Context: one part of a larger RNA
RNA sequence: GGCGUCUGGGGGAUGCCUAAGGCUUCUGAUGGCGAGGAAGGACGUGGCAAGCGACGAAACAUGACGGGGACCCGCUGGCAGGGGCUGAUCCGUUGGUAUCCGAAUGGGGCAACCCGGUGGUUUGAAGAACCAUCACCUAGCAAUAGGGGCAAACGCGGAGAACUGAAACAUCUAAGUACCCGCAGGAAGAGAAAACAAUUGUGAUUCCGUCAGUAGUGGCGAGCGAACGCGGAACAGCCCAAACCCAUCACGUUACGGCGUGGCGGGGGUAGUAGGACCUGACAUAAAGUUAGAAAGCGAACGGAAAGUCUUUGGGAAAAGACACCACAGAGGGUGAGAGUCCCGUACCGGUCAGUGGACUAAUGGGUUGGGAUUCCUGAGUAGGGGGGAACCGGAGAAAUUCCCUCUGAAUCGGCCGGCACCAUCCGGUAAGGCUAAAUACAAUCAGAAGACCGAUAGCGCAGAGUACCGUGAGGGAAAGGUGAAAAGUACGGGGAGUACCCGGGUGAAAUAGAUCCUGAAACCAGGCGCUUACAAGCGGUUGGAGCUACCAGCGUGUAGUGACAGCGUGCCUUUUGCAUAAUGAGCCUACGAGUAACCGUCACUGGCAAGGUUAAUUGACUUGAGUCAAGCAGCCGAAGCGAAAGCGAGUCUGAACAGGGCGUCCUGAGUCAGUGGGGGUUGACGCGAAACUUGGUGAUCUAUCCCUGGCCAGGCUGAAGGGGUGGUAACACACCGUGGAGGGCCGAACCGAUAAGCGUUGAAAAGCUUCCGGAUGAGCUGGGGAUAGGGGUGAAAGGCCAAUCAAACUGAGAAAUAGCUCGUACUCUCCGAAAUGUUUUUAGGAACAGCGUUACGUGUUACUGUCUGUGAGGUAGAGCGACCAACAGGAUGCGGGGGAGUCACAUCCUACCAACUUCUGAUGAACUCCGAAUGCGCAGAGAGGUGCGUGGCAGUGAGGGCUUGGGUGCUAAGGUCCAAGUCCGAGAGGGGAACAACCCAGACCAUCAUCUAAGGUCCCUAAGUGUGUGCUAAGUUGAACAAAGGCGGUCCGGCUGCUGAGACAGCCAGGAGGUUAGCUUGGAAGCAGCUAUUCCUUUAAAGAGUGCGUAACAGCUCACUGGUCGAGCGGGGCGGGCGUCGAUAAUAAACGGGCAUCAAGCACAUCACCGAAGAUAUGGACAGUUAGUUAGACUAACUUGUGGUAGGAGAGCAUUCUGUGGGGGGUGAAGUUGCAGCGUGAGCUGUGGUGGACCGCAUAGAAAAGCAAAUGUAGGCAUAAGUAACGAGAAUGAGGAUGAGAACUCCUCACACCGAAAAGCUAAGGUUUCCUCCGCGAUGGCAGUCAUCGGAGGGUUAGUCGGGGUCUAAGGAGCAGGCGAAGGCCGGGCUUUGAGGGGGAGUGGGUUAAUAUUCCCACACUAUCUAUGCAGGGGUGCUCAUGACGGAGUGCUAGAGAUACUACGUCCUGACGGAAUAGGGCGUUGAGCGGAGGCUUCGGCUGAAGCGAAGUGUUGACGGGGCUUCCAAGAAAAGUGAGUAGCCGUUAAGCGUAUGGAUACCCGUACCGUAAACCGACACAGGUAGCUGGGAAGAAUAUUCUAAGGUGCGC
Repeated sequence: GGCGUCUGGGGGAUGCCUAAGGCUUCUGAUGGCGAGGAAGGACGUGGCAAGCGACGAAACAUGACGGGGACCCGCUGGCAGGGGCUGAUCCGUUGGUAUCCGAAUGGGGCAACCCGGUGGUUUGAAGAACCAUCACCUAGCAAUAGGGGCAAACGCGGAGAACUGAAACAUCUAAGUACCCGCAGGAAGAGAAAACAAUUGUGAUUCCGUCAGUAGUGGCGAGCGAACGCGGAACAGCCCAAACCCAUCACGUUACGGCGUGGCGGGGGUAGUAGGACCUGACAUAAAGUUAGAAAGCGAACGGAAAGUCUUUGGGAAAAGACACCACAGAGGGUGAGAGUCCCGUACCGGUCAGUGGACUAAUGGGUUGGGAUUCCUGAGUAGGGGGGAACCGGAGAAAUUCCCUCUGAAUCGGCCGGCACCAUCCGGUAAGGCUAAAUACAAUCAGAAGACCGAUAGCGCAGAGUACCGUGAGGGAAAGGUGAAAAGUACGGGGAGUACCCGGGUGAAAUAGAUCCUGAAACCAGGCGCUUACAAGCGGUUGGAGCUACCAGCGUGUAGUGACAGCGUGCCUUUUGCAUAAUGAGCCUACGAGUAACCGUCACUGGCAAGGUUAAUUGACUUGAGUCAAGCAGCCGAAGCGAAAGCGAGUCUGAACAGGGCGUCCUGAGUCAGUGGGGGUUGACGCGAAACUUGGUGAUCUAUCCCUGGCCAGGCUGAAGGGGUGGUAACACACCGUGGAGGGCCGAACCGAUAAGCGUUGAAAAGCUUCCGGAUGAGCUGGGGAUAGGGGUGAAAGGCCAAUCAAACUGAGAAAUAGCUCGUACUCUCCGAAAUGUUUUUAGGAACAGCGUUACGUGUUACUGUCUGUGAGGUAGAGCGACCAACAGGAUGCGGGGGAGUCACAUCCUACCAACUUCUGAUGAACUCCGAAUGCGCAGAGAGGUGCGUGGCAGUGAGGGCUUGGGUGCUAAGGUCCAAGUCCGAGAGGGGAACAACCCAGACCAUCAUCUAAGGUCCCUAAGUGUGUGCUAAGUUGAACAAAGGCGGUCCGGCUGCUGAGACAGCCAGGAGGUUAGCUUGGAAGCAGCUAUUCCUUUAAAGAGUGCGUAACAGCUCACUGGUCGAGCGGGGCGGGCGUCGAUAAUAAACGGGCAUCAAGCACAUCACCGAAGAUAUGGACAGUUAGUUAGACUAACUUGUGGUAGGAGAGCAUUCUGUGGGGGGUGAAGUUGCAGCGUGAGCUGUGGUGGACCGCAUAGAAAAGCAAAUGUAGGCAUAAGUAACGAGAAUGAGGAUGAGAACUCCUCACACCGAAAAGCUAAGGUUUCCUCCGCGAUGGCAGUCAUCGGAGGGUUAGUCGGGGUCUAAGGAGCAGGCGAAGGCCGGGCUUUGAGGGGGAGUGGGUUAAUAUUCCCACACUAUCUAUGCAGGGGUGCUCAUGACGGAGUGCUAGAGAUACUACGUCCUGACGGAAUAGGGCGUUGAGCGGAGGCUUCGGCUGAAGCGAAGUGUUGACGGGGCUUCCAAGAAAAGUGAGUAGCCGUUAAGCGUAUGGAUACCCGUACCGUAAACCGACACAGGUAGCUGGGAAGAAUAUUCUAAGGUGCGC
């Protein structure tokens, strides 16, 4: 280290529970609140009071009435203190009060704040406080009334998308949906026919059922989709305008009698077989509504209300047992475990305030009808028409009807409109005015009831949360339940620095129920014990198995643990032709996590009825029920078809037909309504997943540009124009000198930027650091206030920027968009079992149909498949081509042609040129065939096994791949590609091939320590032969991948051929000569540099004008050739074959599987044994099928049957949760959890020990949120890396002391170091208590900590003058007049009002606190108003004028501060001893310093009287102030202030001025940080952050270096 086991930790699953939650439905009520101030908030109110709730300055409350009857002061338990039977708390009803904000409404505003006017009260005035009141719009003369805003859905109207579907897309669809807007009600809207219908009729509207997915419409695509009629619910009808009459007002007119017109009012009147007015008759006194009363009923708190005891167990009784009782109450909940009789309740009965209700009463209110007549009235810019749109089922169509815009434009009851173009007839109705309940829709709120709904990852997002947190904002948005019956919540003791923690002890039934608290799983982390592990390599198991250990329900061939050694063995899922793959996904565990629901039609099964079946809406009865029963026959399907239809009908259509044919009838009658299941359609439709589109909002605190108002830029350099002077010119010009101070000028800090490199890259930093670098008076940088908004802005333009997001921001919604795509998709067993092909496809990874699978039913030996026999068609393989066609090579011949000759033409001739026909030889062909198989195919027959075919349901597949054979293509390349036939893999395990989908063998139901074989093997690894016989190989060739051309005197074998007793071959002995040094060439060339050649001749047994070596050339050696010796075959040649050899180069040794093997363990032949698989066989078993028997299912037997399996089809089961019924278990211990044992093929089930402490099974039927390993799944927990990286600027620490349990870092002291235009000081924004003191150290602090910016408690911010408001105006905003727009709303130059780092009034010095100070105190000032007194002089609204009032740059002048120099003074120091300053140095020089009585004290110190103590001169210094010069780009507004003055007031002090005295002087801010540990950056973050002061030495300087004051040493 491993395995096992035990005990713990950790964690919070599981089970149980729900105090208090949620979801869904039903019933009833209610359907609004608000200027009488809402909804919603802010801030307050308690003795102590943070949160929730309650309440409102009358503030944990108050008045009255009713209820109720003993405790109460909310959640909340504490301390202190109170109230109550003289009736509290509490409950109900109704009053009072009700701060501030909010429609918000006196004005303003950054909501909860600021500032006013008028009247009144307090006060002499000013100032301050209190009470009341003061917005706008509409109506109205006015008094006054109404409106505004909020709220869930439902309603009506205005405006109106897109994704999507159409497999693309444009009409169309989605959809008049979403969203936005206006407005209303408890409902809304509609509504009493200018309606339907069709020759019968109905009689307002609305809603339900049906008609009907019909008629229609529709790129006639996708889709969209009525009405009439019928059955029901509920029912309700009316009023005006007009004619006519009257009154009145005005006007006109008049013959003054009146008449006419218009307005207002009253009467009258309201219809379609027309009605009314008008004329003439008759009759009656009603209803609704309105106003004022008002009964029953309903209705709050609340009241009454039966019956139980004992024993046992137990901590506890409600359990068990025994004996009783009540019941109009046995619903439910609680009580220490299951309670009718203990408690709350329940059934039933009672109770009535407010309110509701509205029978009834009174008043008011009102006509009906007949006849006549035909004079009048009966809704006008209307109906209709043209054009453009929209709504209807109707998309412009033949298009009626209705509505809108526009241009037009009637009739008048003898009229007009409609009945789907239009016309006629007929029928129905009477437009152009209005009102109208119920039946219907919805659910925020209240009350009640319920659930085959959830039970803490569930159920709402929430078991109290719209909280914490995130975001500028719109907006987004969590986690988190359980002690116990009762706190009985651990007295006391010990350890300890200890109020931590632990131990003892105590409580309790239990403390392993101890507050992180029920149960307490897993991952993960430990410890004890047993076995095992240090020569051994891999999916870690499995099979065999030694040893050791433990146990005994009991000693065994036992059980359990471990497992030396050996055999075999490359995870799971997905996707694929194919995955151990180095292709995808998963760190691990736990919980959650995906084919569901509604409606429609289809098939099967089950059930009811059946030529019929069946109700829908609705209604009724009963009623504990969202229940049962009944009614309801509207409608639907079927019973008859044919035809385009009229139509006819067991027939009909076609047709001239009685023909024929088509479709039907008959043969052969079945439907329909439910339930369940399979699959389909419409819906999100199995789950998760886009990039996008549209709609409404939110954002310019980042950034871009612009507007308004402020601020900033050390220092140095250069030296334009213009002046001036001198020279010069006729005068200019021009030159020089000096002056001058221009410039998108130069160098260079701050500031702004970002060139190069390095570092950084899980950073210090989601863009930085270091060094170098660019601009730095300008098109500069920057603060504050504003403007522009998403197809939009802004852009010196990069598609840049618009809040870390930009080729179209963010956020909510349409929305579960769509996804022919990817991924994932959860228990078991049984039966069968594919495809990767054809056709078509904007189609190719999708789909439709066919093919192949499965299942049910039918058919049935006919049909299908294999074999055999017979018989046919055919043109492939092959073959052939003196048989066609096409074409090739060589030869022969040589028509014809080319070239040449022929003096020209002709004839003729030549030709190693091309070449036809013919011929000889050879030979080719997918698109040649004189020929021509095998196989396959058709038909017929035979015989065995299996099937086949048809119809219906349900699929999957339509990426294939290797091998063999036949072909195309390619290179007769490919693990290439395309076909065909077969096979296997796919979807197939086993054996062999070392390993290795498809190669060889062989098809796995299970078991066996049985037998036989296949391929392949038998030396060892490794089962079986070191088998037998004969050869070959010497290369480790070879021993199972494959090697070539070419080479080889490697070796073996077989033919052929040559030489050979006339003596071969090899060896040895001898010769190898002469012409001649052949000739030529050459310096030389003699056999042997080279050239020439009849390389000749001679002597010979033989000897080349020479085979090599050699020389300068010769010489020399040798060979060929010859003789001798030897004595038998050849160390002669060639051809073919076997095995071998070289050719032979890739990175570790690495290409026999290894060891190794040589008469083999190699190769070849022959032969005998054996091994070898999940094959075959044997024995036992399971399931299925078939047959037979029996039977209600089911069982039994037999069988020469079957049982691999992916996609997929079919069947049978297990488990989980809940429900009904039946029947059970449980404190003597349920569920859950954790061990062990047993049973079942399996999913699983049962028993038992421990834990646990209250619920849980079984059978049967039913209903589902019904089974997880994977989705880069979701949430939580825990690992790993790993005790690893890191601990955030390299300015730096050290010592001594103090405190303390403890000190590197807390304090003190002393050294050292760092910053010092900052790392010092002030201050704006922002933050919001971080400030100070005390007490602490669990967390926070990158270590520690006694410390803290941390936790707890207490304390702290003082203003007429500082800043802001009560003042002004800028950009800009808001409102009004006015204008515009579907609505919301937008503009708004004039007016009003806001809006500031701009304009505008007044304080300085010192002291003081732990913490504030221009604020308190001291001292001395100042401002405004009022008032008193004095004095002088007229005062003053308005108006006018002026001022307020403004740029850049340059350049002088100048007070002070500060700095510094010199001198003087004081003091200190200046090497040993003595002595000094006129010497040197340091420091200081008067509000200082010296001094120190006294007081306080934490003993550190703080405070502090008297007294002593005195100075001048230069230099430097501008950024403050105030001038000047110059330039062009010409540089806010208003308040305020000053002067003048008409009208007005006015002769005394009103007002004003002035002097003195007095009085008054409001609200807000004020602590602390503020270049940073307190702000913005997620952090105690190397970043960012406006303005002011900013000393000394050197220096031009704010550069740079060092340093002062002051601060700091960067929190391992």
A computed fold for a 1612-nucleotide part of an RNA from Spirosoma endophyticum, annotated as large-subunit ribosomal RNA, half A. NCBI's taxonomy places the organism under Bacteria, Pseudomonadati, Cytophagia, Cytophagaceae, Spirosoma. Its mean pLDDT, the model's own confidence on a scale to 100, is 81. It was read from a public genome assembly.